[in-house]
RNA sequence: GCAGCGGGCUGGACGAUCGCCGGUGUGCUCCGCGAGGAGCCGCGGGAGGAAAGUCCGAGCUCCACAGGGCAGGGUGCCGGGUAACGCCCGGUGAAGGUGACUUCGAGGAAAGUGCCACAGAGAACGAACCGCCGCGCCGACCCUCCCCCGAGGGCGCGCGGCAAGGGUGAAAAGGUGGUGUAAGAGACCACCGCGCCCGCGGCGACGCGGGCGGCAUGGCAAACCCCACCCGGAGCAAGGCCAAGCAGGGGACGAUGCGGCGCGCAGCGAUGCGAGCCGCGGAAGGGCUGCCCGCCCGAAGCCCCCGGGUUGGCUGCUGGAGGCACGCGGCAACGCGCGCCCUAGAGGAAUGAUCGCCGGCGGGAAGCGGGAGACCGCCCCCGCAACAGAACUCGGCUUACGGCUCCUGCGACC
RNA sequence: GGCCCCAUCGUCUAGCGGUUAGGACAUCGGCCUCUCACGCCGGUAACCGGGGUUCGAGUCCCCGUGGGGUCGCCA
Numbered sequence: 001g002c003a004g005c006g007g008g009c010u011g012g013a014c015g016a017u018c019g020c021c022g023g024u025g026u027g028c029u030c031c032g033c034g035a036g037g038a039g040c041c042g043c044g045g046g047a048g049g050a051a052a053g054u055c056c057g058a059g060c061u062c063c064a065c066a067g068g069g070c071a072g073g074g075u076g077c078c079g080g081g082u083a084a085c086g087c088c089c090g091g092u093g094a095a096g097g098u099g100a101c102u103u104c105g106a107g108g109a110a111a112g113u114g115c116c117a118c119a120g121a122g123a124a125c126g127a128a129c130c131g132c133c134g135c136g137c138c139g140a141c142c143c144u145c146c147c148c149c150g151a152g153g154g155c156g157c158g159c160g161g162c163a164a165g166g167g168u169g170a171a172a173a174g175g176u177g178g179u180g181u182a183a184g185a186g187a188c189c190a191c192c193g194c195g196c197c198c199g200c201g202g203c204g205a206c207g208c209g210g211g212c213g214g215c216a217u218g219g220c221a222a223a224c225c226c227c228a229c230c231c232g233g234a235g236c237a238a239g240g241c242c243a244a245g246c247a248g249g250g251g252a253c254g255a256u257g258c259g260g261c262g263c264g265c266a267g268c269g270a271u272g273c274g275a276g277c278c279g280c281g282g283a284a285g286g287g288c289u290g291c292c293c294g295c296c297c298g299a300a301g302c303c304c305c306c307g308g309g310u311u312g313g314c315u316g317c318u319g320g321a322g323g324c325a326c327g328c329g330g331c332a333a334c335g336c337g338c339g340c341c342c343u344a345g346a347g348g349a350a351u352g353a354u355c356g357c358c359g360g361c362g363g364g365a366a367g368c369g370g371g372a373g374a375c376c377g378c379c380c381c382c383g384c385a386a387c388a389g390a391a392c393u394c395g396g397c398u399u400a401c402g403g404c405u406c407c408u409g410c411g412a413c414c
Numbered sequence: 415g416g417c418c419c420c421a422u423c424g425u426c427u428a429g430c431g432g433u434u435a436g437g438a439c440a441u442c443g444g445c446c447u448c449u450c451a452c453g454c455c456g457g458u459a460a461c462c463g464g465g466g467u468u469c470g471a472g473u474c475c476c477c478g479u480g481g482g483g484u485c486g487c488c489a
Stems, first nucleotide, its partner, number of pairs: 001410004006406006012358001014356005020046002023043003027040005048387001052398002055396005060235004067293004072231005077091005092106001093104004107226002112224002114220003129166002131162007139155001141154005174192006193215001194213008239315004248306004253301001257280005263274004285297004322341003326337004360384005367378004415488002417483005424439004432469001441457005462478005
């Protein structure tokens, strides 16, 4: 200097003027009986690393107090961190890269089911197209033995053996080398791979070493599924309070039980009848957002459908798993201790505009300084500055984007 | 603000993970006709983008992009 589909950090600083939003004040003025409200003035505050996508996890609120099972959904190496997570950290294994380093949805395929197109002989109860080998047969075919006879070989046919080689495919039933054989083959041997067992190390994933088994069952689970663990639903337009306003209508649904109390009536009385109150009970129906259980409401209204009204105010609403600095523990994520700080709360929705100065990057006629020179530094002038705007709040992930820095590789020079 | 849904020729759509993505309308060319229409034959034309799983992805998974529903999904 170039390259990096390498890592990390960061998201300009200070000030002035005019506005906007909300906070605050024994401040001033006005309105109101009052509670309080409005205006002015002073003081201090006012977007982000992603505020975004809404992809995960929580807090908070309501649904019943959030229960059990099935169904459904999610996660998936090991250990740790955390309020929690599909996130983060540290390891293991595999893969990629020359490297810095990165990626992994990495549980189970001898629990079962299913799929493996085309090509190919054969795609998962193992197969035989070409080929290799043995035996037999016949021939009017070919070659050799000079010719005939005869023999051998080839070509051909039949029976049998083989799976090494060729070929197909993403994948062909362990791989390489040797022994062996008619030809071959884990048939046998060595090494590698695979499976099982044992020992050692490690909390563990796993690693290392040894022995045994000739190898007996390929891939796909981001196919169904099995195993382990987790998950109730909805969302601040949740929800609570006040004010204002309106018009209601239709539909579905019932055991009509038991006990107690007093009252009225009938009766001499036992008692019967009637309505009322209290308690228990629980049918139909409904709720617990699919089903079952279970629970709850249940002669009161709950549920369903249609219709009408409001578009106001307060609250939830920002001090929190909060930030920053230091110390300690830990490889780290993070935890603990201590000190300091308060840091947006709008609601058709504020956070803007202009200017000065410093810093960054890019360009430039002339000037000054250094240097032999290439060039470097200073001054001056001009230009540029990305992605993007909170809406209940946090922890992450992902996506978009500007800059700085470290590291790695290559090349050249000293 | 929240919550949902969708994406295949120009348009409307089909497509159990497997040959060259099928059909209708439209469009282009030819035939038919005196000409046009109708009809017949043939052609052009698409999986929103990127990555992953798989031998193989329009289809399965992840991340984006674009569009839509909205008080007839929520006060």
Two RNAs folded together computationally: RNase P RNA and transfer RNA, 489 nucleotides in total. It holds a member of the Rfam family "Bacterial RNase P class A". From the family's description: Ribonuclease P (RNase P) is a ubiquitous endoribonuclease, found in archaea, bacteria and eukarya as well as chloroplasts and mitochondria. The family's RNA type in Rfam is ribozyme. Its mean pLDDT, the model's own confidence on a scale to 100, is 76.